Notes: The prediction has a mean pLDDT of 78. Predicted 3D model of RNase P RNA and transfer RNA as a complex of 476 nucleotides.

RNA sequence: CAAGCAGGCUAGGUGACUGCGACCGGCUCUGCCGGUUGAGGAAAGUCCGCACUCCAUAGAGCAUGGUGCCGGCUAACAGCCGGGCGGGGUAACCCGACGGCAAGUGCAACAGAGAGAAGACCGCCUAAGUUGCUUCUUCCAGGAAGCAGCCGGCAAGGGUGAAAGGGUGGUGUAAGAGACCACCGGCAGCGACAGUAAUGUCGCUGGCUAGGUAAACCCCACCAGGAGCAAGGCCAAGCAGGGCGUUGUCUCUCCGGAGGCAGGGAGUUGCUCGCUCCCCAUCGUCCAGGUAGGCUGCGCGAGGCGACCAGUAAUGGUUGUCCCAGAUAGAUGGUCACCGCCACAACACCUGUGCAGGCAGGUAGUGUGGUACAGAAUGCGGCUUAUCGGCCAGCUUGCAGC
RNA sequence: CGGGGCGUGGCGCAGUCCGGUAGCGUGCUUGAAUGGGGUUCAAGAGGUCGACGGUUCGAAUCCGUCCGCCCCGA
Numbered sequence: 001c002a003a004g005c006a007g008g009c010u011a012g013g014u015g016a017c018u019g020c021g022a023c024c025g026g027c028u029c030u031g032c033c034g035g036u037u038g039a040g041g042a043a044a045g046u047c048c049g050c051a052c053u054c055c056a057u058a059g060a061g062c063a064u065g066g067u068g069c070c071g072g073c074u075a076a077c078a079g080c081c082g083g084g085c086g087g088g089g090u091a092a093c094c095c096g097a098c099g100g101c102a103a104g105u106g107c108a109a110c111a112g113a114g115a116g117a118a119g120a121c122c123g124c125c126u127a128a129g130u131u132g133c134u135u136c137u138u139c140c141a142g143g144a145a146g147c148a149g150c151c152g153g154c155a156a157g158g159g160u161g162a163a164a165g166g167g168u169g170g171u172g173u174a175a176g177a178g179a180c181c182a183c184c185g186g187c188a189g190c191g192a193c194a195g196u197a198a199u200g201u202c203g204c205u206g207g208c209u210a211g212g213u214a215a216a217c218c219c220c221a222c223c224a225g226g227a228g229c230a231a232g233g234c235c236a237a238g239c240a241g242g243g244c245g246u247u248g249u250c251u252c253u254c255c256g257g258a259g260g261c262a263g264g265g266a267g268u269u270g271c272u273c274g275c276u277c278c279c280c281a282u283c284g285u286c287c288a289g290g291u292a293g294g295c296u297g298c299g300c301g302a303g304g305c306g307a308c309c310a311g312u313a314a315u316g317g318u319u320g321u322c323c324c325a326g327a328u329a330g331a332u333g334g335u336c337a338c339c340g341c342c343a344c345a346a347c348a349c350c351u352g353u354g355c356a357g358g359c360a361g362g363u364a365g366u367g368u369g370g371u372a373c374a375g376a377a378u379g380c381g382g383c384u385u386a387u388c389g390g391c392c393a394g395c396u397u398g399c400a401g402c
Numbered sequence: 403c404g405g406g407g408c409g410u411g412g413c414g415c416a417g418u419c420c421g422g423u424a425g426c427g428u429g430c431u432u433g434a435a436u437g438g439g440g441u442u443c444a445a446g447a448g449g450u451c452g453a454c455g456g457u458u459c460g461a462a463u464c465c466g467u468c469c470g471c472c473c474c475g476a
Base pairs, nucleotide, nucleotide: 001398002397003396004395005394007392008391009390010389012339013338014337015336016335017334018333020038021037022036023035024034025033026032027031040373044384045383047382048381049380050379051378052228053227054226055225064224065223066222067221068220069083070082071081072080073079084098085096086095087094088093099219100218104217105216106213107212121158122157123154124153125152129150130149131148132147133146134145135144136143137142166184167183168182169181170180171179185209187206188205189204190203191202192201193200194199232296233295234294235293241287242286243285244284245283247262248261249260250259251258252257263279264278265277266276267275268274303322304321305320306319307318308317309316310315340371341370342369343368344367346366347365348363349362350361351360352359353358403475404474405473406472407471408470409469412428413427414426415425422459430446431445432444433443434442452468453467454466455465456464
């Protein structure tokens, strides 16, 4: 210098004008003025885990769902840290739902002879048995050799498939084959050593080798009661409901009520009388639940920042310091100017080359374009996804120079 | 804000649980039958199964992440 790998932080600045929410203070108080303060690394997706709240709940188990190498951290987790194993990369480093298919059950289309401890299409073989033909031999019976077939043998090679039951070499055989042997790979069991463990190394024994799939049912171990702040609690208009104030007496009755008189209330009217209606109403008052609505839950917290200590680290402990959004149809914004930052390279400038026109490379003054994703709604810890850019510290490989 | 469901030819739906050639109705195209149209009959085209990854020999189907739509709760 080039290419790459990883960790942390940040999320443009200043000024002017003009808005919005919350809190505090003041005033001439349906409001106005002043001051303070006001989004994120993801506030998002709602994918996990908790807090909190209500409901349910003797205990235990089943079902269902989730998690799944080991150790640690944590309130908890499918998160994080460290380690092991497997895979990728020259390396830095990255990725892994990473228990069990040597418990059971299932599945494997098409192709293929055969798809589960299977199978023989092509192929290889003719030793044993048997048929036919030819040749030879023989007096005949018969025998021998060869060829073709049947009955058979084999699984080395070919072929199918995603997958066909270890590999290499030898012995062996009619041909072959873990049939047998040696070595290698892999597996199971036992033992020793290292490690908390996962696991690793070594040794002995065994049988020739045990296929794939559990993000198939399932088995094993562990963890989970359900719902969610529209949870839940408090206050409580209006309408509807209930109690009381709120009727008396007489007559009739089909026993449901009806009528008369008195009293009360309402309407009509300026008032009285009268008329109409009602007394199962209206009005007043009290009561319980509770709608609209309001308050709360709801901002001091598994809290932020700094220092020291323990630990490889995640993290924990001690101590100092700070108070840091709470809207409710939802505030935290907009415009302009200047300065940053990034990209491009038309003009300009610089360098090289060339006689020159020019060509190649560079700089970034002028210019052009860009300056993200997004936005609290009970809170917190993670994960995932979106994101113009910038800063800091580190590592690997290659090339060149000293 | 919280909870649940769905996405498959142009349209409406099966198939997804338990993985193995993507199907049905309607619509569309061509032909036949008719003087013409409809009906009917025959043949045909049309699908990256919302997107991207993973598991698997193999994914519409199983798992994860994302996108879009619909419904419910005062």

It holds a member of the Rfam family "Bacterial RNase P class A". It is annotated as a ribozyme.